[in-house]
Context: one part of a larger RNA
Molecule: large-subunit ribosomal RNA, domain I
Organism: marine metagenome
RNA sequence: GGCUUAUAGAGGAUACCUAGGCAUUUAGAAGCGAAGAAGGGCGUGGCUACCUGCGAAAUGCUUCGGUGAGCUGGAAGCAAGCUGUGAUCCGGAGAUACCCGAAUAAGGAAACUUCAAUAGAACUUCUCGAGGAAUAAAUACUCGAGGUUAGAGCGAACCCGGAGAAUUGAAACAUCUUAGUAACCGGAGGAAAAGAAAGUAAAAACGAUUCCCUGAGUAGCGGCGAGCGAAACGGGAACAGCCUAAACUAAUUUACAAAUUAGGGUAGUGGGAGAACCAAAAUACACUUAUGAUUAAAAUUAGAUGAAUCUUUUGGAAUGAAGAACCAUAGGAAGUGAUAGUCUUGUAAUCGAAAAUAUUAAUCUAGUGCGGUUUUAUCCCGAGUAGCAUGGGGCACGUGAAAUCCCGUGUGAAUCUGCGAGGACCACCUCGUAAGGCUAAAUAUUCCUAAAUGACCGAUAGCGCAUAGUACCGUGAGGGAAAGGUGAAAAGAACCCCGCAAGGGGAGUGAAAUAGAACAUGAAACUAUAAGCUU
Numbered sequence: 001g002g003c004u005u006a007u008a009g010a011g012g013a014u015a016c017c018u019a020g021g022c023a024u025u026u027a028g029a030a031g032c033g034a035a036g037a038a039g040g041g042c043g044u045g046g047c048u049a050c051c052u053g054c055g056a057a058a059u060g061c062u063u064c065g066g067u068g069a070g071c072u073g074g075a076a077g078c079a080a081g082c083u084g085u086g087a088u089c090c091g092g093a094g095a096u097a098c099c100c101g102a103a104u105a106a107g108g109a110a111a112c113u114u115c116a117a118u119a120g121a122a123c124u125u126c127u128c129g130a131g132g133a134a135u136a137a138a139u140a141c142u143c144g145a146g147g148u149u150a151g152a153g154c155g156a157a158c159c160c161g162g163a164g165a166a167u168u169g170a171a172a173c174a175u176c177u178u179a180g181u182a183a184c185c186g187g188a189g190g191a192a193a194a195g196a197a198a199g200u201a202a203a204a205a206c207g208a209u210u211c212c213c214u215g216a217g218u219a220g221c222g223g224c225g226a227g228c229g230a231a232a233c234g235g236g237a238a239c240a241g242c243c244u245a246a247a248c249u250a251a252u253u254u255a256c257a258a259a260u261u262a263g264g265g266u267a268g269u270g271g272g273a274g275a276a277c278c279a280a281a282a283u284a285c286a287c288u289u290a291u292g293a294u295u296a297a298a299a300u301u302a303g304a305u306g307a308a309u310c311u312u313u314u315g316g317a318a319u320g321a322a323g324a325a326c327c328a329u330a331g332g333a334a335g336u337g338a339u340a341g342u343c344u345u346g347u348a349a350u351c352g353a354a355a356a357u358a359u360u361a362a363u364c365u366a367g368u369g370c371g372g373u374u375u376u377a378u379c380c381c382g383a384g385u386a387g388c389a390u391g392g393g394g395c396a397c398g399u400g401a402a403a404u405c406c407c408g409u410g411u412g413a414a415u416c417u418g419c420g421a422g423g424a425c426c427a428c429c430u431c432g433u434a435a436g437g438c439u440a441a442a443u444a445u446u447c448c449u450a451a452a453u454g455a456c457c458g459a460u461a462g463c464g465c466a467u468a469g470u471a472c473c474g475u476g477a478g479g480g481a482a483a484g485g486u487g488a489a490a491a492g493a494a495c496c497c498c499g500c501a502a503g504g505g506g507a508g509u510g511a512a513a514u515a516g517a518a519c520a521u522g523a524a525a526c527u528a529u530a531a532g533c534u535u
Stems, first nucleotide, its partner, number of pairs: 001534009016485002020457002022454007029446002031154002039100003042055003046078002050074002061094006070082003105114003115120001123151002126146006158189001159187004169176001173223001199206002210237004220228002241438003244382001248263006268416001270381004274375005285369004292364006299357003303351003309324005325342002327331001333345003387411007397423001418433005472479002492519001495506004
């Protein structure tokens, strides 16, 4: 020096645990804000640094319910109090709610300053009034007044629209792909969007939209590379249909153009208007989460009742073991000194609201709708539209034979004997009726609330966080941790000794102190000591 063993130290792995996460399901809710939000600053307690709560009425005030013995938050302690004249606590409704912040009297380097002061709508919008150009009428615009007309700002995803990359793949790269994705902007709702055929089809037919399964990785597209990639049919979920423009009539205003209001009217076996005829009344019928009110019901926001076990034994402790019982519409769960149906809280079941909220049903009210036949072919049936040319975009479809859809520029129809579509185009045939609008459900999502579940994690895991967007880093945008466990109970070690202290030795507590707060278990590396072996 090495090895082995033992005893200590150091260290914090492992197993155990869970206060926190993750995922999913069901139900609710899906917004808050000028009545000042979200988010903050500063205050506020008897003693108060932090967190929580609250706001100069400040760890709270009023009131209405619930509950019933303790209470003055986390958080001990001291002090001082409250409470069966019902506190604390839980729920409903109110009051108060400093300053900043959309921030809105003016300013501003947020939480401040200044002016007015019992009193401030800053801006846009709205209503009313006045003034008022180029320009006659008018309009723009300006001023004033009003006000509980509305807007703004914030918020996780879902949704619609605008605008729109690159890394990447193609084993390079340019068409292509990534991808109409990400980031950005605007807008809305609890869903949004879409939606009642100028459809889909094919000789048979269907009958708004949306979503799922299938069709199908098919038909196709594609430097025919990489890749991209339908639709109809069929089967399901859910179902719901409506209103206008025009023709025509009347009234009003006009200036003859025309306009407004009311009626009328809404379709594709074309419909309507007009004309003719018939019928009839409606105080009826139908519909209306696609109106409003009242009543009732059930529900939510506190709660209440709630069955049934003892002995012996081991132990520090019984829920264990042994023995003998009981309840069960309750043997879900959690706690209790070890493992509890019968100890506690609960659970099943049943009951419950002064107040507030939304829902459903009925009734009332209100609103809307509601005849038929024939006829002529007189009128109407959505125009700078459809179409076409050209340049683009979007359709699974890269210009292709490229239909269909949308946009820029140019051009530019027809009115039912019309027009469009059926993947160039033409004919025939079939289907539909564009150029106006509304529409629940089935579908998407989860910042949030409640309940429940898990062949999910168990402290290097699980969210970044067993709380923390903290400490810390950065001028800033931004980045971003580590850190859990004494014990059943503090019973947290009185007193004595060594020591300045730290620390330790006794004593005591405890089942245990090698559970002593650097605290449960306590692996390895590593350190020390001792013995043995070996060089």